[in-house]
Predicted 3D model of a 273-nucleotide part of an RNA (large-subunit ribosomal RNA, domain VI) from Melioribacter roseus P3M-2.

Context: one part of a larger RNA
RNA sequence: CGCAGGAUACUUGAGAAGAGUCGCUUCUAGUACGAGAGGACCGAAGCGAACGUUCCUCUAGUGUACCAGUUGUCACGCCAGUGGCAGCGCUGGGUAGCUAUGAACGGAUGUGAUAAGCACUGAAAGCAUCUAAGUGCGAAGCACACUUCAAGAUGAGGUAUCCCUUCCCGACGAAAGUCGGGUCUGAAGACUCCUCGGAGAUUACGAGGUUGAUAGGCUGCAGGUGUAAGUCCGGCAACGGAUUCAGCCGAGCAGUACUAAUAGGUCGUGCGA
Numbered sequence: 001c002g003c004a005g006g007a008u009a010c011u012u013g014a015g016a017a018g019a020g021u022c023g024c025u026u027c028u029a030g031u032a033c034g035a036g037a038g039g040a041c042c043g044a045a046g047c048g049a050a051c052g053u054u055c056c057u058c059u060a061g062u063g064u065a066c067c068a069g070u071u072g073u074c075a076c077g078c079c080a081g082u083g084g085c086a087g088c089g090c091u092g093g094g095u096a097g098c099u100a101u102g103a104a105c106g107g108a109u110g111u112g113a114u115a116a117g118c119a120c121u122g123a124a125a126g127c128a129u130c131u132a133a134g135u136g137c138g139a140a141g142c143a144c145a146c147u148u149c150a151a152g153a154u155g156a157g158g159u160a161u162c163c164c165u166u167c168c169c170g171a172c173g174a175a176a177g178u179c180g181g182g183u184c185u186g187a188a189g190a191c192u193c194c195u196c197g198g199a200g201a202u203u204a205c206g207a208g209g210u211u212g213a214u215a216g217g218c219u220g221c222a223g224g225u226g227u228a229a230g231u232c233c234g235g236c237a238a239c240g241g242a243u244u245c246a247g248c249c250g251a252g253c254a255g256u257a258c259u260a261a262u263a264g265g266u267c268g269u270g271c272g273a
Stems, first nucleotide, its partner, number of pairs: 001152001005163007015149004021049007033038001051106005059100004066093005071086006110144003117137004164272001167182006184270001189267004193209005214260003217256005223249003230243005
């Protein structure tokens, strides 16, 4: 820009893409078959491999704004307590998120038309013949069925809902009205702006903007670390014990308007050849 007014939701599916795999064991059954050795079709059940999708409850990893321990050195006047630097100084753990080595799920089933093949009826050709007319079966393959995208499918689809009708002048007209201009109007809705994240390079997408839990803060809980500082007690001291399952705490889950999403601006018109 188009989709013959504008808009918001939800859709149909022309078309496109994906998937489609394989193995072993058991039962049927040591049955059919076979002198024996051996050993099934058909059907049923189970366990897997690789591959794929989603996820983080478990296991495992990461987790440089979480916790603890610890070495050297410097600083805060000293002690104590802290902080800086040394690969996050080193070490032991670890929430959320992201992950696989972890978890769940998938390939199915069915229908239709067929291939090779197997047939029925059947002439040409009194027989025979699956074929010439006609008819039936038949595959991991094909078309559906399963998953995703999809109306720029210009053949531009569908459904529901929302919104827009002031007055004046001129032309035409018998009138109703139609067309043009002015005045008035500016809807529904969208964008901007702002608070953000399951979204993300930007954009887009999504959640919100006081009729508000969107982010921060605060409170509680979960979870991590592992028992803070100070004081007291014991010990000559190093240190140990009590207060204390303490103290501290990033992303998690709730609650709470304390802070910030204020106020506003722009577009979009007037019933639709």
The source organism's lineage runs through Bacteria, Pseudomonadati, Melioribacteraceae, Melioribacter and Melioribacter roseus. The full RNA is in RNAcentral, with records from ENA and Rfam.